[in-house]
RNA sequence: AAUGAACGCUGGCGGCAUGGAUUAGGCAUGCAAGUCGAACGAUGAAGCAGUGCUUGCACUGUGAAUUAGUGGCGCAAGGGUGAGGAACGCGUGAGUAAUCUACCUCCAAGUCGGGGAUAGCCCGAGGAAACUCGGAUUAAUACCGGAUGUGGCCAAUGAGACGCAUGUUUUAUUGGCUAAAGAUUUAUUGCUUGGAGAUGAGCUCGCGUCCCAUCAGAUGGAUGGUGAGGUAACGGCUCACCAUAGCUGUGACGGGUAGCUGGUCUGAGAGGAUGGUCAGCCACACUGGGACUGAGACACUGCCCAGACUCCUACGGGAGGCUGCAGUCGAGAAUCUUCCGCAAUGCGCGAAAGCGUGACGGAGCAAUGCCGCGUGCAGGAUGAAGGCUUUCGGGUCGUAAACUGCUGUCACUCGGGAUGAAUAAUGACGUAACCGAGAGAGGAAGCCACGGCUAACUACGUGCCAGCAGCCGCGGUAAUACGUAGGUGGCGAGCGUUAUUCGGAUUUAUUGGGCGUAAAGGGUUCGUAGGGGGUUGCAUAAGUCUGAUGUGAAAUCCUGAGGCUCAACCUCAGAACUGCAUUGGAAACUGUGCGACUUGAGUAUCGGAGAGGUAAGUGGAAUUCCUGGUGUAGCGGUGGAAUGCGUAGGUAUCAGGAGGAACACCAAUGGCGAAGGCAGCUUACUGGACGAUUACUGACCCUGAGGAACGAAAGCUGGGGGAGCGAACAGGAUUAGAUACCCUGGUAGUCCCAGCUGUAAACGUUGUACACUAGGUGUAGGCAGAUUUGACCCUGUCUGUGCCCAAGCUAACGCGUUAAGUGUACCGCCUGGGGAGUACGGCCGCAAGGCUAAAACUCAAAGGAAUUGACGGGGGCCCGCACAAGCGGUGGAGCAUGUGGCUUAAUUCGAGGCAACGCGAAGAAUCUUACCUGGGCUUGACAUAUAUUUGACCGCCAUGGAAACAUGGCUUCCCUUUGGGCAGAUAUACAGGUGCUGCAUGGCUGUCGUCAGCUCGUGCCGUGAGGUGUUCGGUUAAGUCCGGCAACGAGCGCAACCCAUGCUACUAGUUACCGGCAUGUUAUGAUGGGGACUCUAGUAGGACUGCCCGUGCUAAGCGGGAGGAAGGCGUGGACGACGUCAAGUCAGUAUGGCCCUUACGCCCAGGGCUGCACGCGUGCUACAAUGGCCGGUACAGAGGGAUGCCACUCUGCGAAGAGGAGCGAAUCCCAAAAACCGGCCCCAGUUCGGAUUGUAGUCUGCAACUCGACUACAUGAAGUCGGAAUCGCUAGUAAAGGCGUAUCAGCAAUGGCGCCUUGAAUACGUUCCCGGGCCUUGUACACACCGCCCGUCACAUCACGGGAGCUGGCUGCACCCGAAGUCGCUGACUCAACCCGCAAGGGAGAGAGGCGCCGAAGGAGUGGCUGGUGACUGGGAUG
Repeated sequence: AAUGAACGCUGGCGGCAUGGAUUAGGCAUGCAAGUCGAACGAUGAAGCAGUGCUUGCACUGUGAAUUAGUGGCGCAAGGGUGAGGAACGCGUGAGUAAUCUACCUCCAAGUCGGGGAUAGCCCGAGGAAACUCGGAUUAAUACCGGAUGUGGCCAAUGAGACGCAUGUUUUAUUGGCUAAAGAUUUAUUGCUUGGAGAUGAGCUCGCGUCCCAUCAGAUGGAUGGUGAGGUAACGGCUCACCAUAGCUGUGACGGGUAGCUGGUCUGAGAGGAUGGUCAGCCACACUGGGACUGAGACACUGCCCAGACUCCUACGGGAGGCUGCAGUCGAGAAUCUUCCGCAAUGCGCGAAAGCGUGACGGAGCAAUGCCGCGUGCAGGAUGAAGGCUUUCGGGUCGUAAACUGCUGUCACUCGGGAUGAAUAAUGACGUAACCGAGAGAGGAAGCCACGGCUAACUACGUGCCAGCAGCCGCGGUAAUACGUAGGUGGCGAGCGUUAUUCGGAUUUAUUGGGCGUAAAGGGUUCGUAGGGGGUUGCAUAAGUCUGAUGUGAAAUCCUGAGGCUCAACCUCAGAACUGCAUUGGAAACUGUGCGACUUGAGUAUCGGAGAGGUAAGUGGAAUUCCUGGUGUAGCGGUGGAAUGCGUAGGUAUCAGGAGGAACACCAAUGGCGAAGGCAGCUUACUGGACGAUUACUGACCCUGAGGAACGAAAGCUGGGGGAGCGAACAGGAUUAGAUACCCUGGUAGUCCCAGCUGUAAACGUUGUACACUAGGUGUAGGCAGAUUUGACCCUGUCUGUGCCCAAGCUAACGCGUUAAGUGUACCGCCUGGGGAGUACGGCCGCAAGGCUAAAACUCAAAGGAAUUGACGGGGGCCCGCACAAGCGGUGGAGCAUGUGGCUUAAUUCGAGGCAACGCGAAGAAUCUUACCUGGGCUUGACAUAUAUUUGACCGCCAUGGAAACAUGGCUUCCCUUUGGGCAGAUAUACAGGUGCUGCAUGGCUGUCGUCAGCUCGUGCCGUGAGGUGUUCGGUUAAGUCCGGCAACGAGCGCAACCCAUGCUACUAGUUACCGGCAUGUUAUGAUGGGGACUCUAGUAGGACUGCCCGUGCUAAGCGGGAGGAAGGCGUGGACGACGUCAAGUCAGUAUGGCCCUUACGCCCAGGGCUGCACGCGUGCUACAAUGGCCGGUACAGAGGGAUGCCACUCUGCGAAGAGGAGCGAAUCCCAAAAACCGGCCCCAGUUCGGAUUGUAGUCUGCAACUCGACUACAUGAAGUCGGAAUCGCUAGUAAAGGCGUAUCAGCAAUGGCGCCUUGAAUACGUUCCCGGGCCUUGUACACACCGCCCGUCACAUCACGGGAGCUGGCUGCACCCGAAGUCGCUGACUCAACCCGCAAGGGAGAGAGGCGCCGAAGGAGUGGCUGGUGACUGGGAUG
C1' cells in the first nucleotide's frame, strides 16, 4: 500500500459497486422453458347465417377461445459451481490436402401421383398409487412405396491445371444409386436437391504452464507396419497378424498441490503474490457406468442400470436430486429478500398479435468497499461558572460557552415534475431525479494514540500486584509505558485490532550477494556429459540487429475528450498490449562448414637435481632377552615415596649369542610428490618436474555434474611376527575422593603379507587454469654473461621455496607477482542460533560406521575482528611495619566497657569484614529519654494570623491527688480610649511527630589512600569504539626530574606556600629572669635595680645538592666528603585528585514524598535503657624479686580555676569535715610518678594478685532500693606468662611512668583528647603472605573471578523418533461375479404399408427373445504408498 474480509467501540444522508471464501454437506415450499390452431384430428361459449319447424327448440355452417394429444422448432442457449484434472486442460501461434455445421444470407433446380397406420376420443380391464394392457374408430408438414434427376454420390476410362509428401481440383464419356409437404390466402411462407457464404464446433502440431530426486529408471496396445472394423473426420481409436521398439538427468515414472487466462495487488523496475466480482475457455450437475434422440449431448430442472440417502405405500410396489432465483437446517470468525416487473436489453417459439423468461431491469438488507455532503457561520473577555493543575501568584480547557446577529446544505412539510418509449399503445423503478415555497440551529461525532521508533504530558490510584507490550521493554511507593481524569496529537462516519499478500529485504542477489578468521572451497587427482575457448580467409545466416504483414477478443491500466451539479461511476477516441507467426534485408560479433597459421598445448634431442614410487639385498649404534666370567647388597623410581627387581647373586662391568623395530650426526626457515605422505646404505625397474638447444605436430586447450582411482592415524578379517613403546587392565602413590596427572608392570595394537574401511584442525581453515599490476632481501636447482691459468665472488635469466613492504583490497586482523589486488572460464559450497550433520528412507560396509539428509519445537540472538577495563594458582619492574629481623602485646584469668544472643510490659534507636563492636554517647539514679505501665490534655508544651468575647495576667492560700492537674478562695492593669499592648476563652487557618523512606535528597563523614595517579585543548593516527600525549631509556618518596619520541601545551593531584618544633640575630621586658651592683632574711628575686642570661612573643635570617671528589649520556640524579644547630623531603602536623563502595547518617540540623491529628502530638509518676545459662571485640589489673611493702629525697610539660581552684590551721585512721589567706590568675591554687637513697620480704598462690562478700562510714544530689563514686576494717577468688591463631611499632619511636583536661551536681573514666619524665632492640633481604603502582600477555569476564559456565541426577511441561501391534485412506497385479447398454451372431416366435398371389399363403424387411465380447458396482487374494493410534523406550527443548 492492498483485501469478497472478520471482531471491538461508535454510527446522519446520498451516489456507485460488492456480499456463502467453510460442508461439491442435506434440503420443506414457490418459481427458473416453452411456444406454434397460418401442420393436424377432437372439443366448441356468445353472436351471426342457413335449414327444419313442435315459434322457441333442434340441426348445419361460421366462430373467439380452450385443455390434453399427434406434429414442428426449442429444450446442447441462458443461469450455477470449481469437486476433479499437471492435461493439447488452458494461453499463444499455426494446420485440417483428415472434418461437420440446425436456424440465417445468396445462387441453381424442383415440389408429380398414391398408400397403410397411429395417439387422442370412446368402450372394457388391472393397480393403493405411479401407471399399464386390450378392443374399436380418426387426421396431418407424422410414416411408407412409386415417378422425375438440374444436381449429388459411387465405379471405370481419358484430358487439363495446381500443389505441401500422402495429394487437390476442373472437365468429357459410360454404368449404377438417390428428393420433396403443405398451410394461409392472393401475396407470402414452407418443403426437397445441390453449390457458396456466415456462424459455431471437432481433431492435429510448435512453444509456455507449480513443488518433491529422501520418486531414477519407467512402458505390454506398449513403439511401428500390413489388413480390416469404426468415426463427421486422422489415428492402436479397436481387432488379427508381423516386427521390437518408443520415453528418460533438457527430469521419464511416481507422489503432493492446483480449474487456466485476460487480469488484480504490490514493486523504481526486474520480479513476487494472486485468479472474488466482469469477460474468454475448460470441467462438473446426488455417486459410478451407459447409450438413445438430435445439426449439435453421452444432455443441470431427458432416458436406462447399479449404489448411498430422503420421501410415499394398501408392503405388492413407487417417487426424488437447488453447484438456477429466493429461502431453510448444519458446520463456521463470517456473507443478504421465500420482494417487484417483463417497462427496457436480450433469448426461445410464432406470419403476426403475442406468450414465456428468478437471463435481465429494479427495489430491499449489510458502513463490506470507493466517492461526495452535512453535523452550522460571524461577532463575542471581567478571559464567567465548572473541570484539571499549581511554585498558590497563576496557568489551561478558551472565543470555546453563555449572549447577539445571520444562513438553510442534508433530513422534514407543501406544490410542480422530466429523460429512460427508437414506436401509436405500453414505466416495475416511482410519493424517484430535478425545480419552487415553508419552518427552524433545531434531528446528526466518534475512535485510536500520547517512553523511543512516531505527531502528541501532566495529576491521581496501584506498588514485579493488577496489568501493558509490534520490537526494545515498562510495573518492586514520587510510573509521561499499568488504570482513571484533565489536556494534547492523529484520523473522521468512521476509528482501532486480527488475518493474509507484496514492499522495505541487495535477507536467494538476472538487474543485485558471498565463501582466509563471521555460514560457506569438495581430502586429492584423472576424466564422461556439459560449459568456455588463440590468429586468419571464404561461405552460410541458427543466434543477433532492422523493416513490413497478420495476430495479440472486449473490459481493465495509461492519455485526451465527453455525460451524471463534483467525484466515485459511466461513454467515446487514441495509445499500449514489452508476445507469437510469416516474410524482406544486414553480416560486425557468436555459432556452423571448408581452408591456412604458430604464440596455447604437445613431441623429439642433450643435461643436471631430488627422503618421488615399487621390489630385493645389506649395515652399524642402541634397548631387551639368553649363556658364561668378574663382583656384592642393594637396584630402580620420585617433588618425596611406595609397588617392583635382587643373596635361587640382581644393579654394575666384560665376552659371546638371539631377535625385532627404528635409522643419531649430516639436517636446513632445505628437497620430492596431486594430496595423504616420503629419511641408514646398495642394486634393479619406474613416474613427474626443471634447464638448454634446435626441429616437428598444428588449437590437439581449460574446467569438469555424475563416474573412477588414490587417500594419515585408529579400527576390522585371515596368516605371520613381537625388541622397545603401550589403549584396556592390575598394583603403588597423590587426594576430601582420584575410575586422572606421577611410578612399577602390562594385553590388544604398533611391524610384515593379502583384503576391507574412506574418515581427520585431510589446514595455507585460501578450488583449478590463464593473463596483467612497484620493489627489497634470503634460499634450492639449472643456464648464460663478464672475469680468471682454473674456480669463487659478481651480473642477468628460468623454475621452486621463505621473509619485509608499494598501489590496491579487507569489517578489522591482515593479504600483497606463491594475492585475500585487477580480470576471464568452469566446478563445489553458503543463506540466524539450537534441534542436527541428528531422525526416517535410500546406497555402501563383515562390523564399527560412512555418504546423502529433514521436520516439529525453541531462542533473540549465536558469531567475527578490534577497543577500554577488570581478572589470571601469566610474565617483567617497583613500593608499603607487607613479610623477614626485633621489642611489647591480644587469644588463657578476674574485672571494666561495647556488641550478639536470650529474657522482658519495656530491655528505645542507629552502626555490621577491613572501613560495626571504650562506635553516635565530651558522663542513662530523676531529668536526659526517643522505650514500657498507669494517670491526664486536645488550637495543644512551642510559632504566626484573623474574628468574636472577657479583663486582667502573674502570684498566694486551701482541698483532693503519686504528680501532672482539677476545684474553690484572695489579690489585681496602662494610655492620646473608634482603639492599642498583655493575658484568658471560643472558632478557623494551623502547630506538633526521635513516625517511614540515607535506595528520592542537601550537607557532612568513612574507605581504597598521602596511593601517584586522573584528565583536557589543539594536532596526528583509526570507518569506529578509541589511541597518541601518559608509552620507551634512566631517575625519584612522587606522572619527581632528564633524555628520546606525532606530538605540543595545559588542568586537578605530588612538591612548595600554612602551623608547630630544632639554631641565630634584632626589638620589647611584667606577673617571667637574676650575671654584675646594692639592701634584707634562719631561708626564699623577698627588695632596690638591671635588660646581660633563661624565658616570653613579635620580626627577620638559615638548607639551596650551594661547594669538593667520584659516577652517570658533558643530563636528571646517585654515592662519599667539607662546613653547619640542622643535609639531601631536617622532624611532626594541617592539607585527601578523577572516582569506587545505591558505604554511613531522615535520631545533630535542613529537606521532597508518604503517614498520624481527643493521637504515632503534649504533660506527669513509676519502671526500663544497668536485666543474664552463653559467644565475641576493645581495655584495665595481674600472675611478681628489672618485683612488693615501709621510710626518706628530687626533677616536668601542658592545662584548668568564681555560688570555682582552694594555700594554711584544727578534727577524723581515712573518705572528709570545721575554719580560712590568696587568686578571674607567666603573680594565687590544683600539683607529679617512675627514678634515687635506706630497710624488710626470699620464690610461696606468697608481705604476689586483688576479684568477691560482710560491716561501718564520707560526699554529691528533691532522691543513691532497682542503680553513684569514695573511705576504713574484715574477707582474699581466678591467676604461676597463656592452644590454634593474631595485633602494634623503624627513634625521642616502641616500652614503661605519672600529670592535665572536656562532658559533669555527682559518677560507673580502666574510655577520649593532650602533656611531659625514663628511654631501647632490629631491618640480611624482597623468595613467600597481604595491599598497591606501571608495562606487557591471554580471556567465552563487563553486576567485571564473590565472574562466567559444563554434564549427570530429581521434578514438571511440550513437540518429535523407535515400538509388539491395532486401525483408516489411496493404489498396483492376478482373479470371481457381472447390471444397463452399444456391437456381433442367431432369431422355429411376432408384424399394417413393398413384391407375388383371386384368396389362403409366401417372399423381402423389421422386431421380441436367446447367445457372445466388452463392461460399472460388488467379492476375495497378494503387494506398494500414506495417515491415526500404541504399553514401553530414546534423545531434544524449556523451567
RNAcentral holds the sequence, with entries from ENA and SILVA. This is a predicted structure of a 1439-nucleotide RNA (small-subunit ribosomal RNA) from an uncultured bacterium. Rfam family: Bacterial small subunit ribosomal RNA. Rfam links the family to the GO terms ribosome and structural constituent of ribosome.